Description:
Large-subunit ribosomal RNA, domain IV from a metagenome, 341 nucleotides, folded computationally.
Context: one part of a larger RNA
């Protein structure tokens, strides 16, 4: 000196990102127990007392008896014994307040992350009439299902409470079919080549049929365009200028663009930059922390919105009690290292 254990004067979080660690607490038995609540909880809430052995007494249950006997168990009362210490060992919750996030038990990155991340009951929405949509496979055929809309599939939210606003202009999806646009094919106007035949100045021109290469007109569907619906469908939800009898503010009015300008409800928040906003509380002191303002850079309503008892090896914030965490280190054990053999 490491590792892994015991003990400690006075103090007791002063330690430190954080009480991490460790220590307290702990068994049973009897009183006793708020706040909130979904009346089930919360709850072992906090927070007290007793607790071992002998002897006697008295009640009581059970078994038994002729019996009030005998035998077991369970309690209340007197007296007494011992030790420092009776749950004497092992096993064996510390606790309360206040907030965020998840409702709730689960589930998860096997070998850095157990979470506020998944799942979850429950809510919605869309598709599916049954040889069902979905899926797999070229197919046959299987699945869904030996099920049939109180079924199946697929997406979104996520227990319960209250509640869910405004926009269909873009995207998407539905539903429609009158024009527009439009592909292969159809259709053939017409138009090249070619060459029997005709003219020919003898170079060449003309050119039927065939057979060939080209082709407008016009017909021609989904779909686009275009007319509607739809937001618990992708998503969106404003700007200036002025006004009240102090001032300030602006309930009031112009005006300007938009599809429509953000409603309850929250609000310096897991979201606020400025910011350690700004008052209050708590500490001698508080960039956190909690309650309230509202100036929301840059919440906001099923990419829910706000509240919520119970639940949480989740995160932050006080506080009791406990302590070598720390002032501040000392000592006792084990097993290494080291000597030595």
């Nucleotide at each position: 000196u490491g590792c892994u254990g015991g003990u400690u004067g006075a103090g007791g979080a002063a330690c430190u990102c954080g009480g991490c660690a460790a220590a307290u607490u702990g068994u049973c038995u009897c009183c006793g127990u708020a706040a909130c609540u979904u009346c089930g909880g919360a709850g072992u809430a906090a927070g007290g007392a007793g607790a071992u052995c002998c002897c006697u007494u008295c009640a009581g249950g059970g078994u038994g008896u002729a019996a009030u006997a005998g035998c077991c168990c369970c309690g209340g009362g007197g007296g007494g014994a011992c030790g420092c210490a009776g749950a004497u060992a092992a096993u064996c919750g510390g606790c309360c307040c206040c907030u965020g996030c998840g409702a709730c038990u689960g589930u998860u990155u096997a070998c850095u992350a157990a979470a506020a991340a998944c799942a979850c009951a429950g809510g919605a929405c869309u598709g599916u009439g049954c040889g069902a949509a979905g899926g797999c496979g070229u197919a046959a055929g299987c699945u869904a299902a030996u099920g049939u809309a109180u079924a199946c599939a697929g997406u979104c939210c996520g227990a319960c409470g209250c509640g869910u606003g405004c926009c269909c202009g873009g995207u998407a999806c539905u539903a429609g079919a009158a024009a527009g646009u439009u592909a292969a094919g159809g259709g053939a106007a017409g138009a090249g080549g070619u060459u029997a035949g005709c003219c020919u100045u003898c170079g060449g021109g003309c050119g039927a049929a065939g057979c060939u290469u080209c082709g407008a007109a016009c017909u021609g569907a989904a779909g686009c365009u275009c007319u509607a619906g739809u937001g618990a469908a992708c998503g969106g939800c404003g700007g200036c200028c002025g006004u009240a009898a102090c001032u300030a503010u602006g309930a009031c009015g112009g005006u300007c663009c938009u599809a429509a300008g953000g409603u309850a409800g929250c609000g310096a928040a897991a979201u606020u930059c400025c910011u350690a906003g700004a008052c209050g509380g708590g500490u001698a002191a508080g960039u956190u922390c909690c309650g309230u303002c509202c100036u929301g850079c840059a919440c906001g309503a099923a990419u829910c919105g706000c509240g919520u008892a119970a639940c949480g090896a989740c995160a932050g914030g006080g506080g009791c009690g406990c302590u070598g965490u720390c002032u501040c280190a000392a000592c006792c054990g084990g097993c290494a290292a080291c000597c030595c053999g």
The coordinates come from a structure-prediction model, not an experiment, and the mean pLDDT is 88.